[in-house]
Context: one part of a larger RNA
RNA sequence: AGACGGGGACCCGCACAAGCGGUGGAGCAUGUGGUUUAAUUCGAAGAUACGCGAAGAACCUUACCUAGGCUUGACAUUGAUAGAAUCUGCUAGAGAUAGCGGAGUGCCCUUCGGGGAGCUUGAAAACAGGUGCUGCACGGCUGUCGUCAGCUCGUGUCGUGAGAUGUUGGGUUAAGUCCCGCAACGAGCGCAACCCUUAUCUUUAGUAGCCAGCAGGUGAAGCUGGGCACUCUAGAGAGACUGCCGGGGAUAACCCGGAGGAAGGUGGGGAUGACGUCAAAUCAUCAUGCCCCUUAUGGCCGGGGCUACACACGUGCUACAAUGGCGUAAACAAAGGGAAGCGAGCCGGUGACGGUAAGCAAAUCCCAAAAAUAACGUCUCAGUUCGGAUUGUAGUCUGCAACUCGACUACAUGAAGCUGGAAUCGCUAGUAAUCGCAGAUCAGAAUGCUGCGGUGAAUACGUUCCCGGGUCUUGUACA
Numbered sequence: 001a002g003a004c005g006g007g008g009a010c011c012c013g014c015a016c017a018a019g020c021g022g023u024g025g026a027g028c029a030u031g032u033g034g035u036u037u038a039a040u041u042c043g044a045a046g047a048u049a050c051g052c053g054a055a056g057a058a059c060c061u062u063a064c065c066u067a068g069g070c071u072u073g074a075c076a077u078u079g080a081u082a083g084a085a086u087c088u089g090c091u092a093g094a095g096a097u098a099g100c101g102g103a104g105u106g107c108c109c110u111u112c113g114g115g116g117a118g119c120u121u122g123a124a125a126a127c128a129g130g131u132g133c134u135g136c137a138c139g140g141c142u143g144u145c146g147u148c149a150g151c152u153c154g155u156g157u158c159g160u161g162a163g164a165u166g167u168u169g170g171g172u173u174a175a176g177u178c179c180c181g182c183a184a185c186g187a188g189c190g191c192a193a194c195c196c197u198u199a200u201c202u203u204u205a206g207u208a209g210c211c212a213g214c215a216g217g218u219g220a221a222g223c224u225g226g227g228c229a230c231u232c233u234a235g236a237g238a239g240a241c242u243g244c245c246g247g248g249g250a251u252a253a254c255c256c257g258g259a260g261g262a263a264g265g266u267g268g269g270g271a272u273g274a275c276g277u278c279a280a281a282u283c284a285u286c287a288u289g290c291c292c293c294u295u296a297u298g299g300c301c302g303g304g305g306c307u308a309c310a311c312a313c314g315u316g317c318u319a320c321a322a323u324g325g326c327g328u329a330a331a332c333a334a335a336g337g338g339a340a341g342c343g344a345g346c347c348g349g350u351g352a353c354g355g356u357a358a359g360c361a362a363a364u365c366c367c368a369a370a371a372a373u374a375a376c377g378u379c380u381c382a383g384u385u386c387g388g389a390u391u392g393u394a395g396u397c398u399g400c401a402a403c404u405c406g407a408c409u410a411c412a413u414g415a416a417g418c419u420g421g422a423a424u425c426g427c428u429a430g431u432a433a434u435c436g437c438a439g440a441u442c443a444g445a446a447u448g449c450u451g452c453g454g455u456g457a458a459u460a461c462g463u464u465c466c467c468g469g470g471u472c473u474u475g476u477a478c479a
Base pairs, nucleotide, nucleotide: 002478003476004475005474007473008472009471010470011469012468013467015463016462019427020426021425022424023423026318027317028316029315030314031313032312033311034309035308042053043052064304065303066302068300070298073127077126078125082120083119086103087102088101089100090099091098092097107116108115109114129293130292132291134289139286140282142280143278145276150189151188152187153186154185155184156165157164158163169180170179171178195270196269197268198267200238201237202236203235204234205233206232209228210227211226214225215224216223241264244258245257246256247255248254320420324379325378326377327376328375330373336367337366338365341360342359345356346355347354348353386417391412392411393410394409395408396407397406433455434454435453436452437451438450439449
């Protein structure tokens, strides 16, 4: 100087407490362990692995297994030789591939011999290739402590020195934030602000958006003329700064209350992550040193596997019902996506969907029905008109192809489950809870993920205790 303490003082955080809803019990989905397997590819491992890499494994993907092929190779550069490129048929085979044909003769230069560009074939060889190893050789990127308030430097001063001081102290703050004091005086990286979004207003603009007034018009309709007032859209501005008032405080920083205001003391949310820690994660995104393979640890292909199943754990979905289930007929969003696409309407089908087909590269058309909600009716506490697993049959769609192994529909079937032990998680406001909608990936395949809006709570006395962190101080069997 640090680290640690079941030492002390002060402070903070959904850390506890106060509340609300869950998990742990059930069924299913998904990930993991284990086991099994020819293979169940690999990685991730307390917090910081386990709906994680994977924004989507039927083939492909795919790295694994099995069987069948290839060896200058699927790909790059150089390359003797031959040929335009290219299109296409038949046979064998599971395919990779092998064999036999057909059509076709281009472009630029030219001394008409040929040369060149591009593409194909291809001997020999240099080489290619490797998701093979090492993340404890590395770059890059990432998690975590932690959006915690810290981490340092120059000069000076003190100390033999390691070092100290500054950065400690008195207040204050979300903050090493600011004020005061002080052998310190300054400075840097962090904090804050500058950025985006949201909440109010003004102004500019007015179509594809809007419709107050005027006119036309319909079964209805901004449908039309017209208008840009309003809503909205998207550019520019204004606005919040403890600015004003009162009180407290050291006359300071700052704190408490109030006014005005759409908004008040960082208004809400986001982006932004200091010096460093964990030899943290990743050689399988990529890049890369060393090592290793080179008729194989490379490459092609058919099939299988990654989807197995006594079991254990994590994360979720659906429930156990009446604040509910079902039926009927009504209402109100936001944010997105759309051309190998979104697909209205009409017709067929109980339905998934099929047929036909308008419009739309979209503030124009479409996806699109928002759902919880409200109204009326029914069920009356039951393993039920709760719950929907499982199974049977018949179908739909995507796709070469749904057996292993897709989603959806209809009819039938109708399991467990009556609120869950010890334990444990999230959340402080438009939050929790609850309700639906969209998107990425994607041929098809979400209960996951990322967004969007609708409805919309309870509680916080307080900091003794649990966990984590910060500052000062003290002790030490630690280095």
Small-subunit ribosomal RNA, 3' major domain from a mouse gut metagenome, 479 nucleotides, folded computationally. The RNAcentral record of the full RNA draws on MGnify. Rfam family: Bacterial small subunit ribosomal RNA. Gene Ontology terms of the family: ribosome and structural constituent of ribosome.